[in-house]
Context: one part of a larger RNA
RNA sequence: CUUAAGGGAAUUCGGCAAUCUAGCCCUGUAUCUUCGGUAUAAGGGGUGCCUGCGUAGCAGUACGCAGGUUUCAAUAACAAAUGGAGUCCGACUGUUUAACAAAAACACAGGUCCCUGCUAGCCAGCAAUGGUUUGUAUAGGGGCUGACUUCUGCUCACUGCCAGUAGGUGAAAAUCUGUUUCAACGGGUCUAAGCCCUGGUGAAGAGCGGGCCUAACUCUGAGGCUCUCACGGUAGCGUAAUACCUUGCCGGUUUAUUGCCGGCUUGCACCAAGGAAGUAACGAGAUUCCAGCUGUCCCUAAGUUGAGCCAA
Numbered sequence: 001c002u003u004a005a006g007g008g009a010a011u012u013c014g015g016c017a018a019u020c021u022a023g024c025c026c027u028g029u030a031u032c033u034u035c036g037g038u039a040u041a042a043g044g045g046g047u048g049c050c051u052g053c054g055u056a057g058c059a060g061u062a063c064g065c066a067g068g069u070u071u072c073a074a075u076a077a078c079a080a081a082u083g084g085a086g087u088c089c090g091a092c093u094g095u096u097u098a099a100c101a102a103a104a105a106c107a108c109a110g111g112u113c114c115c116u117g118c119u120a121g122c123c124a125g126c127a128a129u130g131g132u133u134u135g136u137a138u139a140g141g142g143g144c145u146g147a148c149u150u151c152u153g154c155u156c157a158c159u160g161c162c163a164g165u166a167g168g169u170g171a172a173a174a175u176c177u178g179u180u181u182c183a184a185c186g187g188g189u190c191u192a193a194g195c196c197c198u199g200g201u202g203a204a205g206a207g208c209g210g211g212c213c214u215a216a217c218u219c220u221g222a223g224g225c226u227c228u229c230a231c232g233g234u235a236g237c238g239u240a241a242u243a244c245c246u247u248g249c250c251g252g253u254u255u256a257u258u259g260c261c262g263g264c265u266u267g268c269a270c271c272a273a274g275g276a277a278g279u280a281a282c283g284a285g286a287u288u289c290c291a292g293c294u295g296u297c298c299c300u301a302a303g304u305u306g307a308g309c310c311a312a
Stems, first nucleotide, its partner, number of pairs: 001303004006298002010296001015293001023047005032037001034147001048069009070074001082291007089283002094106002110145007121132004148278004153208003158205002160201005167196003174189005209227005236270001237267001248264006
């Protein structure tokens, strides 16, 4: 590397590996959907050669109809999709650890916040000067998030940032003054920024409780009391890429399931741009199942090619 009766994933962490499928023509095509797609969805039929005829064309030729004919097999070689269903993550095409990682990481269009009126802001440089830029806020720089859809709750007590200022504090200099004179030194007055102080600001850094009681069976607790704090986690989601207990409980899938999917959900320790929840399309991404297929296996065997060993 080729081929294997019967079985067909029983193998294994896992269908890893290897089969199956494949081109073109005709037909047919669900669900979902951002209405573009999904889609070559899936599924089914045909395919060589010969004769005659038809259509188009000036013709080469192309397309079609009818009949015949050979093979196990007619895209006979080469080349050339396995398909379907559910979930997670990331929207997508892209980028990456040259030589163990291609991904859910990075980027991205889009969103939002901050700085900046040009002798700008940011960056390099000790500087001169240079880049952004021969640009000018529909611009440039920086941070976070990451298509789209529905949304993005509460807290300014702390830290940061911004603004303000009656008052307090507040250095040197200046000024007044003391020590008999000079100097040094000491004391007073005045005063910038800063701080104290007063406000603002969360798509700034961050944070988002506990106890007790309560409805005419029971259970539950709409409700009440209390401690405490700046405010006490809203919508949505939830045993999750997050759940310790945990193989949670129920349903589906199996003869049998720590799996998967759907629900429930006091969530050890989800939670709203360190974004929340959905989502068509896409993915050499992760995971589960089904059909087909097979030497993965039951269970090995035979052969071919090469290598190795031995002998001549």

Large-subunit ribosomal RNA, domain IV from an archaeon, 312 nucleotides, folded computationally.